Predicted 3D model of an 86-nucleotide RNA (SAM riboswitch aptamer (S box leader)) from Xylanimonas allomyrinae. It matches the Rfam family "SAM riboswitch aptamer (S box leader)". Rfam links the family to the GO term regulation of gene expression. The source organism's lineage runs through Bacteria, Bacillati, Micrococcales, Promicromonosporaceae and Xylanimonas. The RNAcentral record of the sequence draws on Rfam. The model forms 96% of the base pairs in the Rfam consensus.
Parts: sequence; C1' cells; structure tokens
RNA sequence: CGACCAUCCCGAGCGGCCGAGUGACGUGGCACGACGACGCCGCAGCAACCCUGUCCGCAGGGUGCUCCCGCCACGAACGAUGGAGG
Repeated sequence: CGACCAUCCCGAGCGGCCGAGUGACGUGGCACGACGACGCCGCAGCAACCCUGUCCGCAGGGUGCUCCCGCCACGAACGAUGGAGG
C1' cells in the first nucleotide's frame, strides 16, 4: 500500500504545552471554543483485540481507548481500531 474478518451506545480523567477554529466528507441542524476548544505531551485509569503464563479467578506484555452512538438526520460511500495474510 491494496484486498479479507471483527467491532464502532460495556468501561475508564487529571495536569501541562499550544493558540483558532473544531466535532472525517456533502446538505441541513446541533454542540464545543480566548473561562483556551481541536491537537500534542505526561501521569493515572479502562480492558476491546492479540501474545505469553496460569491455581482458569486472573496476571504480565503489544496495540488501543478514557463526556455526549463515527454529535444527529439524509446520501453514496468513507473513516477509525484490532486481527490474520500478501
């Protein structure tokens, strides 16, 4: 990078940095945001998938995640995460 499988209403937040838009796309709404959003980092936590061990209760590790259904409706599609494989 392209194709395949599973999931996208279980669960789990504080601090710091930055500085203007953000919540994936189109339309229409709604929401957040200089009382600092979005993003990034640290710590803490959660336990979805995989691996190892196991006294089968869990433990450790890798990835991931931590208000609000992927913000909602419609649309054809897409995206995100994990796994296996080329």